[in-house]
Molecule: c-di-GMP-I riboswitch aptamer
Organism: Gammaproteobacteria bacterium
RNA sequence: AACCGAAAAAGGCAAACCCGUCGCGAGGCGGGGACGCAAAGCCACCGGUCCCGAAUCUGCGGGACAGCGGGGCCGCCGGA
Numbered sequence: 001a002a003c004c005g006a007a008a009a010a011g012g013c014a015a016a017c018c019c020g021u022c023g024c025g026a027g028g029c030g031g032g033g034a035c036g037c038a039a040a041g042c043c044a045c046c047g048g049u050c051c052c053g054a055a056u057c058u059g060c061g062g063g064a065c066a067g068c069g070g071g072g073c074c075g076c077c078g079g080a
Base pairs, nucleotide, nucleotide: 003079004078005077012037013036017032018031019030020029021028022027035067041073042072043071045070046069047068048065049064050063051062052061053060
C1' cells in the first nucleotide's frame, strides 16, 4: 500500500418527527431529536427516483436527492 471490518479504542455523522427560515416545488439551512451509518466525509460523471416548465403518443429543458445503486477523490483505528 492492497484487502478485510469479527472483537476492541478514540471519536464522528444524524433518519423520521417538531420549531424557525429560504424556495413555485422537490428540497436546502439552523436548533431540538436519534432510525441507523465503517465512510451516512466530499463530488451530480453514469443510472435511478423526485420537482418545475413547456410539449401532447416518440422525445426536450431546468432543478433536487450523495442516507437509492455504480464510479471518482480524501480519511480514523485495528488485523479475527